[in-house]
Transfer RNA from a Patescibacteria group bacterium, 73 nucleotides, folded computationally. RNAcentral holds the sequence, with entries from ENA.
């Protein structure tokens, strides 16, 4: 400098052809146990990196900037 990839919850990931963003692990509570562990059963936790554009509706498409990684020079 050129090309590619990717970026979602604390942490690792899905989300199909655009149609209410989920799972696991972690964490909180409750039940079982003398108590721990350990099983079960419930909560909570998201500006889907930023902005803008299209759309009746974007995590999904376009454009822009950032950020991290691979190539090439």
């Nucleotide at each position: 400098u050129g090309g590619g990839a990717a970026g979602u919850a604390g942490c690792u990931c899905a989300a199909c052809u655009g149609g209410u963003a989920g799972a696991g692990c972690g964490u909180c509570g409750g039940a079982c146990u003398u108590c721990g562990a350990g099983u079960c059963c419930g909560g909570a936790g998201g500006u889907u990196a930023g902005g803008g554009g299209u759309u009746c509706g974007a995590u999904u498409c376009c454009c822009u900037u950032c950020u991290u990684c691979c190539c090439a020079g």
Taxonomically the source falls in Bacteria candidate phyla (Bacteria).
Its Rfam family is "tRNA". It is annotated as a transfer RNA.